[in-house]
Context: one part of a larger RNA
Formats: sequence, C1' cells, structure tokens
RNA sequence: GCCGGUGACUCAUAGGCAGUGGCUUGGUUAAGGGAAACCACCAGAGCUGUAACGAAAGCGAGUCUUCAUAGGGAAAUUGUCACUGCUUAUGGACCCGAACCUGGGUGAUCUAUCCAUGACCAGGAUGAAGCUUGGGUGAAACUAAGUGGAGGUCCAAACCGAGUGAUGUUGAAGAAUCAGCGGAUGAGUUGUGGUUAGGAGUGAAAUGCCACUCGAACCCAGAGCUAGAUGGUUCUCCCCGAAAUGCAUUGAGGCGCAUCAGUUGACUGGACAUCUAGGGGUAAAGCACUGUUUCGGUACGAGCCGCGAGAGCGGUACCAAAUCAAGACAAACUCGAAAUACUAGAUAUGACCUCAAAAGGUCGGCUAGUGAGACGAUGUGGGAUAAGCUUCAUCGUCGAGAGGGAAACAACCCGGAUCACCAGCUAGGUCCCCUAAAUGACCGCUCAGUGAUAAAAGAGGUAGGGGUGCAGAGACAGCCAAGAGGUUUGCCUAGAAGGAACCACCCUUGAAAGAGUGCGUAAUAGCUCAUUGAUCGAGCGCUCUUGUGCCAAAGAUGAAUGGGGCUAAGAUGUCUGCCGAAGCUGUGGGAUGUAAAAAUACAUCGGUAGGGAAGCGUUCUGCCUUAGAUAGAAGCCUCCGCGCGAGAGGUGGUGGACGAAGCGGAAGCAAGAAUGUGGGC
Repeated sequence: GCCGGUGACUCAUAGGCAGUGGCUUGGUUAAGGGAAACCACCAGAGCUGUAACGAAAGCGAGUCUUCAUAGGGAAAUUGUCACUGCUUAUGGACCCGAACCUGGGUGAUCUAUCCAUGACCAGGAUGAAGCUUGGGUGAAACUAAGUGGAGGUCCAAACCGAGUGAUGUUGAAGAAUCAGCGGAUGAGUUGUGGUUAGGAGUGAAAUGCCACUCGAACCCAGAGCUAGAUGGUUCUCCCCGAAAUGCAUUGAGGCGCAUCAGUUGACUGGACAUCUAGGGGUAAAGCACUGUUUCGGUACGAGCCGCGAGAGCGGUACCAAAUCAAGACAAACUCGAAAUACUAGAUAUGACCUCAAAAGGUCGGCUAGUGAGACGAUGUGGGAUAAGCUUCAUCGUCGAGAGGGAAACAACCCGGAUCACCAGCUAGGUCCCCUAAAUGACCGCUCAGUGAUAAAAGAGGUAGGGGUGCAGAGACAGCCAAGAGGUUUGCCUAGAAGGAACCACCCUUGAAAGAGUGCGUAAUAGCUCAUUGAUCGAGCGCUCUUGUGCCAAAGAUGAAUGGGGCUAAGAUGUCUGCCGAAGCUGUGGGAUGUAAAAAUACAUCGGUAGGGAAGCGUUCUGCCUUAGAUAGAAGCCUCCGCGCGAGAGGUGGUGGACGAAGCGGAAGCAAGAAUGUGGGC
C1' cells in the first nucleotide's frame, strides 16, 4: 500500500412539544399486597383538571391598583393517563487521543557522591631536599664534584578519556570504526560488597545523573480526568432551504438573546405598477448665520513726527478693526433646495384570475444552523482620492450555482441545470484559418502592425471645421539689383566708425534703405537683414479647433492581439443576415403542491449548513399449521429482465444443511476516510 473484517448520537430518570390510543358517569394510580412466577385483581395515599385576582388579610366571575368601575393590569378558564417520535436537563452522554495533578508503592545490577575491602599503572627522561668528599673559614657561611631519587614533573604503552576530521546515518553498532589527539604516581584507574529515593537523592554545577526514561523516575489507582480545540461519524429517493449581521459577554475561532431557515397552526390579504397626500435638509447650489478667504474704496485703532501748559489738534510709509462694492471655500455653515428612498391612502385600468391556486403580511408552537465572509458597482471614512488594503451604507454575484462568453480565469457579461431527444429560436459573444457562423454591404478615417499597455512635454504627420490678414493696382517663396548721404551722431574709450557700454533715435536724397537684425574687425574693412525695384504668375500667411496617428517608451532563458497571420481579418458610424447556452420552444416520461381515489388543469422541481416527508436493507424475535429443503437450504459465481433508487426476483453452475414470504416487535442495524484498529498478502 491493497483486500476482506471491526469501528462512533446509546441507556436510565425527569421536563416540554407533536402524533396515536384508552377513558371523559373527570382521568390516573405509587409504595405495598396478591400470585410458584409474570399478569389479572386489590390498594385512591398522591398527582392533574374543575376559578381567578391580590404581596397579603381577603374577596370571588370577578379581582388588584385607586378618592374614584376614570383609566389600566392579568383573568373571565380547562381534560387526563399511557405508548411512539423529536428535544432539553443530570449522568463518561457521538467516538478516539493529551500534556498534567493527587495517592500508594518499586527501583542506586546503569549512573552521581560516599563507606568498607582488594587490584593495577611497560620503558625512557629530568635530577629537589638530604648526605659524602674536596676547596674554604678560627668555626661557619659559601662553593665544586659525587651520591641521592623528590615531583597533582617531562616523553610514551597498558588503562582512562574525548571542544578534531572522515566513514557510517533503513549503521557492523539505538553513539561505533579509521586516522590523529588529552591524561597516564595521581583531585589516578578499577573489581567486589554496601549507603543515600522522587519536590526527594546525588551533583569539582551541565538542570547533569537517578536502569536506552528526568525543569521532577517508573508501576498501579483516582480515571472513560478535562479538552470552548483537531480528526472521524456508515443505506436511498423526494420537498423546502440559510448565515457569516445587531446587542452582550475575562468576550473576540466560544456561548446567550434577536435577525435569517424548516415544519405546524391561527388571523389576514391587490405583492408590483399607476395616482394622491406627507415629513425631511442629502446631492447640487448659496453666503442670509457660524467660521475661512482675495482685490479695491472709506477708515477706528496702534506706532512715529510736529504744535500745545494740558486737554487735545494736525501730518504720516507699513499694519489694520469695522463698513461698502466685487470675487471665493466648508463633514461637524444654510436664506433657499432636488432626484431617489420612506410612510399613508385611493382606484380596480394593467397585473392576477376565469375548476382552483399562487405571490405577500402579522402573531404563535416545536426544531435548526449561522454569528471568520469574499469580490464587483455606487456613496463615504482611514490610507497617499496606494494596495487582491481597511471600516461602514445600498445593491449584485460567489458562498450554496452547473451551462455559454471573457484564450486559460469562485466574485465580470449572458443565464438559473426534473429526465430523455442525431428537432427548432435566441442572449451575451462572435462569423479569414485553428473554430460553429457574411474573405457581407455603405460613407469616409488610419500606414503607426497603431490596432495589440502609459503621462507631462514636443513636432510643417494626416483628414476635416471656424476666424482673420495679404493677393492680377501681381501676394507668398525663389532669382537679379538697390540697401545711400549728413555721420566715424553724441558720450565713453587706447580704439568704439550701424553693431563693448550709456543717452538720444533726428534730418536729407529718394522706388527704398534702422543713427541699424545677425556674422565679423584691435578699430576700420567685408558679408547679411529690415526696406524697395525688376522678374515670375495664383493663391499665400497667421490663429483657434475636431478625428486619427508619431516621439517621449529601459529588464533580465526566446515570446506572445490565444496562435497563424492581417493594410483589414484595424478603428468610428450605419445596415442586413448567420452561428451560438443545460435560456425559451417542440415531443415524450417522472416527481411535488393546489388536492390522501382516478382523470385533468395550472404552477413548480440548482443547492452547502440545516429542517421535513416517504422508503430499502441487516440480526434476533412473535403470529400465521413456519412455506420450502439431500428430487439439494444458506453462502458464492455467471446471465436475464424489474424498480427513480437503496434494492429485489428468476435461469444455470458451485455448494452440502438449513431456512424464506406476509403482518408485527426489538436493536451491539448499514463504512471510504479517524497519521483508526486486529488479520492476510
């Protein structure tokens, strides 16, 4: 891992509700008796019901409150006893599993310390004290050589150990092997026997060790501890069908009440649309209040200056209350003020109905689940008008929703799947090929592969529209020519001559020509422009704006309009078709409700948590005379048709002794999951 077994909502007592039954001359007994035993039977204590109200005295179809029958409160009623089901409470209470805690015991053959008694440490090196002898001295000290053999001394085996590396890592081994390493006469190692025990021991101290167990050993018991947490929880079909919100909580992944679901009642009932009547202070708007705010006018005040003995008067750059005119801002501003929404009513026109139903509302009984929500749209708050962010409100979808589309894609678009069909029509989306369906039609647009990612900024891209100016008295562009004189204006300066700078910017000749537009020179010179003429011959400038393109535009394997590919098969506008879904229709079948015979009609039949209804099967058992069964039971295998299904029947084979159906009863009553559990392979 597989296979076939086993494996989880039970039982007792009490309460509530529903269904069924008995009695309703109200119902019913309990303990106990009885009896071979269970019943029957006896036992009426007790319980419930028959009257309520009040704290009570009490009164009573009334009563309490109260001065008050003024009003108000609850009442003006009502079976009971069993059985079955659901549910609640108390118990292990659907099943499995803790870590722990407490009590009583067992352990020091491992290991820690200690005690008693034994054992062990190759070889080599170093050479302390002391001693001897010589030197030395008055004697010593001292000194030299020798002797000697000390040491938690040195090197290095056994032995003991382990702050290295590799191998090993389902090992040769639940800690080793190999290589190297530390100690190795000592606080050394070790044999045997003994001591200390669990909040205790022992510890050269690591929370180490105390029998592969140690921040509290092991064994048994309390004990099925407890677990608001995790996992698991076994047959079928049919009907309905949520929530992820509010309040509260030592509450936040739990629980209680409410909302929302199911089921069963009672009472209602035109849901929606239309019309009418309402209150409001949101959007937008506004500045009349509260605040904020800009410019201008008038200007209190303050500061400074002047005059004055003072009071005070006059002047004044800046600031500036208040006010006037104009212009703005506001969630906690509003003189006014929507759309929606909400409330109430009317009508009976639509709708609905025409066998009836349905849909909606309110209030009860019983029983649930939910109380982590997610994204999208709109309106706000927080954040950075960030987030697949976060908090609300109103909707939608997913959740619990399949199908078609968006290449793929819970939450987007379309649309809600009872079943069957090799029938039809459509939605959204598409119609060159992949790929079902027009390489359809019309007007223009785009050349960028834009389409098929993005802004500010930039540009004689291109197609349109508007305004305005110049133009056969010749525009715009080009070419030819002129572009002068006073004058080198003045000033300044080394110089300043149109052209460093400063001031002024005149006059003349003329068709026109600036006291000069740019380049240039040391300064001149030179080139050029403005301006003008000639030539040419018809449109040319400027500006605003619409459509659509260009640039701006950088990412890591090669690369993605889904791909091919496309100049439309791109984009705007218009038109006609087609394809296309579990939508709608058609034909046939089933189920549920109205509605417990049938026929028929209408409506309905996606579904998690969850509720309700109807059934199938297993084991045991009662009744029916237990049918049947060696002329072959159960079990197993094949095949056949039956039932929506759980399942059931039959033929044949195998098997070799039991065992149905019908109507009932009772449960150790259904397996795919629990790192389930035992067996086999």
Molecule: large-subunit ribosomal RNA, domain II
Organism: Solanum tuberosum